Parts: sequence; C1' cells; structure tokens
RNA sequence: UGGGGAAUCGUCUAGCGGCAGGACAGCGGACUCUGACUCCGCUAACCGUGGUUCGAAUCCACGUUCCCCAG
Repeated sequence: UGGGGAAUCGUCUAGCGGCAGGACAGCGGACUCUGACUCCGCUAACCGUGGUUCGAAUCCACGUUCCCCAG
C1' cells in the first nucleotide's frame, strides 16, 4: 500500500428489513441455624456520522479500532 473479516449489556454469544434474546457476573427474594448449591424476579447493550426504507443491529457510503492474507 492492496484485498478480506470483525465490532451487540460489565464479559461471552444469538439475532439473513418488523418486540434487541440467552449464559455468566451484579442486585433483590425464596430455601438454610449460617454459608454454598438450587429456584424465582430485576437491572443492563446494537463502534461513530450520514443515507436508503413505512420500518435498519441487519442494506449502502464514509470514518475509527482490532484481526488475517499478499507485497
């Protein structure tokens, strides 16, 4: 420098144009003499800026960061 890929709760991960889900963690409760385990509930996220669309995490453009390949 060229090509390809990735970015979603604190962490990991699903979601192929129509309600943003799950697990772990955290908080509250049940259970227990206490704690752990187990069970129930709650909180919490779409990398940024624009565009397309009735509607965008998803499609398009540009940008940022990271990874891979080639030179």